Predicted 3D model of a 72-nucleotide RNA (transfer RNA) from a Thermoplasmatota archaeon. Its mean pLDDT, the model's own confidence on a scale to 100, is 81. Rfam family: tRNA. By type it is a transfer RNA.

RNA sequence: GCGGAUGUAGUCUAGCGGUUAGGACUGAAGCUUCCCAAGCUUCUAGCGGGGGUUCGAAUCCCCCCAUCCGCA
Repeated sequence: GCGGAUGUAGUCUAGCGGUUAGGACUGAAGCUUCCCAAGCUUCUAGCGGGGGUUCGAAUCCCCCCAUCCGCA
C1' cells in the first nucleotide's frame, strides 16, 4: 500500500428497516438478616465520528477513526 472482519452502558452480549434498543456482570438505593454473604425490588448508564438513501436507520450505502486478520 491492497483486501477482509469487528465497533451497542465501566465490562460482556442480543438485535439483519418499524411501538419504549433487550439481557448479564459491575455501580447506587431499598427490603430481608443480630452482622456478613446469598436472595428480592427499583434506579443509573449505551448504538465509534460525519454524510447519504428512506415516510422511517443500531440495521443499507460512502468517507474517516480505532482494533484484529490476511496479502504485498